[in-house]
Molecule: c-di-GMP-I riboswitch aptamer
Organism: Aquibacillus saliphilus
This record gives sequence, structure tokens and C1' cells, in this order.
RNA sequence: CUCAGUAAAAGGCAAACUUAUUGAAAAAUAAGGACGCAAAGUUAACAGAUCUAAAGCUUAAAUGCCAAGAUGGCUGUGCUACCUGA
Repeated sequence: CUCAGUAAAAGGCAAACUUAUUGAAAAAUAAGGACGCAAAGUUAACAGAUCUAAAGCUUAAAUGCCAAGAUGGCUGUGCUACCUGA
């Protein structure tokens, strides 16, 4: 430097759920908690996918449309990185 993650060890992250706060919502943050993760590290201003629909448009009303809101623990790509083995 490249490839791999069977076994072991060190270290790391933390789903559901509960409480509090924020938010129109999706959801986020903090604490507790572990379902899992070998990139569950980073980028949503890289491409796609998904969720929400406040404002706006529409309607007599309901409905409907719409992201500039959200998800990296939905996928691919880019960048960076620990341990072990070859």
C1' cells in the first nucleotide's frame, strides 16, 4: 500500500421503549436503555428513495398539490479511519 472480516482482544456507536425539551408535523437533542452495527464515521449544497405538509396554491368546505422541513440505522457514490488476519 492492497484485500478480507472466520475466530479472539482493546476501544467505539446505540434500535424499540421511557422521561424532559424543541417543532405544525416528520423528527431532533439530552438522560436512561440495548435491537443491532466492521464504517451504524462524514456529506441531505453528489445522485436516487422515503417521511411530513407549516407557509403557499386550490376548494363553498372537505380534499388535493407542493420542501425551502426531515431520514446517513433506506441504497449507491465521494472523503476519512480503529483492531485482527493474509